[in-house]
Molecule: transfer RNA
Organism: Candidatus Dojkabacteria bacterium UBA5209
RNA sequence: UGCCGGAUCGUCUAAUGGUAGGACGGCGGUCUCUGGAACCGCUAAUCAUAGUUCGAAUCUAUGUCCGGCAA
Numbered sequence: 001u002g003c004c005g006g007a008u009c010g011u012c013u014a015a016u017g018g019u020a021g022g023a024c025g026g027c028g029g030u031c032u033c034u035g036g037a038a039c040c041g042c043u044a045a046u047c048a049u050a051g052u053u054c055g056a057a058u059c060u061a062u063g064u065c066c067g068g069c070a071a
Stems, first nucleotide, its partner, number of pairs: 001070007010024004018054001025043006047063005
């Protein structure tokens, strides 16, 4: 430098172009002699900027970062 793949709550992982969900964690509560167990609730995310579309995590373009291959 070229080509290919990837980027979603703090972490891991889903999501036919149509409400961004689940688990762990964190916080609050119930229970309990105690709670780190059990149960209930809450918390928090689509890498960035444009475009297409009634509607984009998803499709397109450019860029950033990570991994792989070639030279």